[in-house]
RNA sequence: GAGAAAGCUUUGGAGAAUCUCAUUAAAUUGAGUACCGAAGGUGCAAGGCACACUAGCAGUGCUGAAUCUCUCAGGUAAAAAGACAAGGCUGCAAG
Numbered sequence: 001g002a003g004a005a006a007g008c009u010u011u012g013g014a015g016a017a018u019c020u021c022a023u024u025a026a027a028u029u030g031a032g033u034a035c036c037g038a039a040g041g042u043g044c045a046a047g048g049c050a051c052a053c054u055a056g057c058a059g060u061g062c063u064g065a066a067u068c069u070c071u072c073a074g075g076u077a078a079a080a081a082g083a084c085a086a087g088g089c090u091g092c093a094a095g
Stems, first nucleotide, its partner, number of pairs: 006090007017033001019032004034076003040072001041070001043068001047063005053056001
């Protein structure tokens, strides 16, 4: 000196049954049905790489992002959690 990642911290921060049955001192535990996407995880477009020969605007495989997708996990009163955003701190490349 102050750009990026990362960590910590403050503030804001959505969705969906305070469902049903049993059980418990207790939303304690178990089962069932319905539902939500914004912890985490799954899937993939362009592009990239590899392979084969028929040499291509084609094929196969790998790689490949999200607030998209799935709903495994998680969640469906409050609290907690919470992607993400802004501020602060730590840390620190090039010069």

Glycine riboswitch aptamer, 95 nucleotides, folded computationally. The coordinates come from a structure-prediction model, not an experiment, and the mean pLDDT is 76. Rfam family: Glycine riboswitch aptamer. About the family: This family represents the bacterial glycine riboswitch. It was read from a public genome assembly, where an Rfam model found it.